Model confidence (mean pLDDT): 84 of 100. A computed fold for a 97-nucleotide RNA from a soil metagenome, annotated as SAM riboswitch aptamer (S box leader).

RNA sequence: CUUAUCCAGAGCAGUGGAGGGACCGGCCCGAUGAAACUGCAGCAACCCCCCAAAUGUGGGAAGGUGCUAACUCCGGCAGCAAGAGCUGGAUGAUAAG
Numbered sequence: 001c002u003u004a005u006c007c008a009g010a011g012c013a014g015u016g017g018a019g020g021g022a023c024c025g026g027c028c029c030g031a032u033g034a035a036a037c038u039g040c041a042g043c044a045a046c047c048c049c050c051c052a053a054a055u056g057u058g059g060g061a062a063g064g065u066g067c068u069a070a071c072u073c074c075g076g077c078a079g080c081a082a083g084a085g086c087u088g089g090a091u092g093a094u095a096a097g
Stems, first nucleotide, its partner, number of pairs: 001097006011040005019029003023076004041068003046064002048060003077088004
């Protein structure tokens, strides 16, 4: 850079000791212990494996990633709407190339 996905799912312990949720605003989480690191466990199924077949559907989970508060936590830009709100986008994240 390109393509795909993002309303589902899944946490305990140890170390640590005040931040964290990308950014901005909001609103949350946090001394009943934040970030980070480690161990174990789990979720999912992008790569992968099997069956199959025009690339779909179904099944699997050893390995490579990823993930395990809140819809990408909500909004940010545009359109529609009297409004609640709806749709699309942007941004970000992840995977594969």

The model forms 97% of the base pairs in the Rfam consensus.